[in-house]
């Protein structure tokens, strides 16, 4: 160097048929219950959807680049 599949919340992941408000579980904060934890209930905070750039009335999503990983040659 080619050739592939991935990069979305602190973590592990869903969402690719363009428009619904970006979502789950854990984790974290708050409050209840506890003698205090723990479990368990409620609430809630957290994302420039790797990065630029195009198309488009409208991009996580479709086209281009580059950066990162994993795998194959």
């Nucleotide at each position: 160097g080619g050739g592939u599949u991935g990069g979305u919340a602190g973590c592990u992941c869903a969402g690719u048929g363009g428009a619904u408000c970006a979502g789950a579980g854990c984790g974290c904060a708050u409050g209840g219950u506890u003698c205090c934890g723990g479990a368990c209930c409620u609430u809630g905070a957290a994302g420039u959807c790797a990065a630029g750039g195009g198309u488009u009335c409208g991009a996580a999503u479709c086209c281009c680049u580059u950066c990162u990983a994993g795998c194959c040659c």
Source information
The RNA shown here (transfer RNA) has 73 nucleotides and comes from Araucaria araucana. The RNAcentral record of the sequence draws on ENA. Rfam family: tRNA. By type it is a transfer RNA. The gene name in the source record is trnR-CCG.